Bacterial RNase P class A from Candidatus Tumulicola sp., 358 nucleotides, folded computationally. Its mean pLDDT, the model's own confidence on a scale to 100, is 76. It is recorded under the gene name rnpB. Its Rfam family is "Bacterial RNase P class A". It is annotated as a ribozyme. Rfam describes the family as follows. Ribonuclease P (RNase P) is a ubiquitous endoribonuclease, found in archaea, bacteria and eukarya as well as chloroplasts and mitochondria.

[in-house]
RNA sequence: GGAGUACGCUUGAUGACCGCGCCCGGUAAGGGUGAGGAAAGUCCGGGCUUCAUCGGGCAGGGUGCAGGAUAACGUCCUGUCGGGGAAACUCGAAGGAAAGUGCCACAGAAACAUACCGCUCGCCGCCUCGGCGGGGAGUAAGGGUGAAAUCGUGAGGUAAGAGCUCACGGAGUUCCGCGGUGACGCGGGCUCGGGUAAACCCCACCUGAAGCAAGACCGCUCGACCCCUCGAAAGAGGCGGACGGCCCGUCCGCACGAGCAACGUCGCACCGAGGUGCGCGGCAACGCGCGCCCCAGAUAGAUGGUCAUCCCCCGGCUUAGCCGGGGACAGAAUCCGGCUUACCGGCGUGCUCCCCUC
Numbered sequence: 001g002g003a004g005u006a007c008g009c010u011u012g013a014u015g016a017c018c019g020c021g022c023c024c025g026g027u028a029a030g031g032g033u034g035a036g037g038a039a040a041g042u043c044c045g046g047g048c049u050u051c052a053u054c055g056g057g058c059a060g061g062g063u064g065c066a067g068g069a070u071a072a073c074g075u076c077c078u079g080u081c082g083g084g085g086a087a088a089c090u091c092g093a094a095g096g097a098a099a100g101u102g103c104c105a106c107a108g109a110a111a112c113a114u115a116c117c118g119c120u121c122g123c124c125g126c127c128u129c130g131g132c133g134g135g136g137a138g139u140a141a142g143g144g145u146g147a148a149a150u151c152g153u154g155a156g157g158u159a160a161g162a163g164c165u166c167a168c169g170g171a172g173u174u175c176c177g178c179g180g181u182g183a184c185g186c187g188g189g190c191u192c193g194g195g196u197a198a199a200c201c202c203c204a205c206c207u208g209a210a211g212c213a214a215g216a217c218c219g220c221u222c223g224a225c226c227c228c229u230c231g232a233a234a235g236a237g238g239c240g241g242a243c244g245g246c247c248c249g250u251c252c253g254c255a256c257g258a259g260c261a262a263c264g265u266c267g268c269a270c271c272g273a274g275g276u277g278c279g280c281g282g283c284a285a286c287g288c289g290c291g292c293c294c295c296a297g298a299u300a301g302a303u304g305g306u307c308a309u310c311c312c313c314c315g316g317c318u319u320a321g322c323c324g325g326g327g328a329c330a331g332a333a334u335c336c337g338g339c340u341u342a343c344c345g346g347c348g349u350g351c352u353c354c355c356c357u358c
Stems, first nucleotide, its partner, number of pairs: 001354010012310007020034005036329001040340002043338005048211004055248004060207005065079005080094001081092004095202002100200002102196003116143002118139004123134004151169006170192004175188005215266003219260005227238004239253004274293008311327007
């Protein structure tokens, strides 16, 4: 200097004038504040609200390597194994096929099995010495088909062959030793047809439903059996009502159900698992302590417009400047922690590799 890779911050700035929403003040003047890194998607998790006053079980749903972080998660950090990459890095739907049931089309002899061609041995017939045909036994190394065919390569051995034997590898393992909290790694032994669970299923762990248009307050109408038995009573049993799909349990005895009106107030100072500076602990995610700060709350829906200067990018020219153009993706609606997607630029840091110079 170049190429790559991981991450952080920012997303125009300043001034003047005019305008808009909310809050404080109140006659007013005046003061404070006002759309993002994704506000988007609604893919996850919760805080909060109601059922409901508290549970258990089944079904249903979710997650799926290990150890941690977190309010929690399907998120994040650090690792293990596997794929990609020369590397830094990056991706993973990463438990179980030895509980069971399925599936592997077509091709091929055969896909939880097998002999089409072939090779070897010896028998029979024909024939022109060569050879041809038939059938028997052995074989699975060679050829063919396929994504995949008794693990691969080599040697020995054999009538011809075969893990039949040996050497070196590969895969598996509910075996042993060592290391590690663990996933796993290293070494030895044993074994040698597979794949598929993003098929049904098994195993482990987690899980109530609906959602701010949740709900609360403010008020009318209608419907329904305003219960039954035993007992002196307490209470017990029955029937009924309330709870997400069912059951148990619990509570209640008019519990409850339906409709209309207002379209109001609260929920909403959004004080929060809040933001931020420093210190300490930890490889890190993050945690703890001290200090500082309060940063929209609308409801047909505000957060804007104009001018000037500067900033950044592009083009042109008569180039210490001038002219022209452009400045992305995109707008809060209950709030927060993530993930995913969109995006013009700017500033910066770590790491990997290549080239050149000293």